């Protein structure tokens, strides 16, 4: 250099043919329970969906560049 996959909350990963306010698990914070701690349960905060356009009435999803990760090829 080309070809492919990945890229989303602190970490790990959804999210359907492009559709209403982007989830869950862990983990954080409060609270309830406990003599305290864990457990369990209950709730809460937390997102520029890697970056900059671009199409659309609407874009994590499509298309253009380009960035970091991985793998494949001479």
């Nucleotide at each position: 250099g080309c070809c492919c996959c990945g890229u989303u909350a602190g970490c790990u990963c959804a999210a359907c043919u492009g559709g209403a306010u982007a989830g869950a698990g862990c983990g954080u914070u409060g609270g309830u329970u406990u003599c305290c701690g864990g457990u369990a349960c209950c709730a809460a905060a937390g997102g520029u969906u890697g970056c900059a356009g671009g199409u659309u009435c609407g874009a994590u999803u499509c298309c253009u560049g380009u960035g970091c990760g991985g793998g494949g090829u001479a």
This is a predicted structure of a 74-nucleotide RNA (transfer RNA) from an uncultured bacterium. The sequence is in RNAcentral, with records from ENA and Rfam. The coordinates come from a structure-prediction model, not an experiment, and the mean pLDDT is 81. Rfam family: tRNA. It is annotated as a transfer RNA.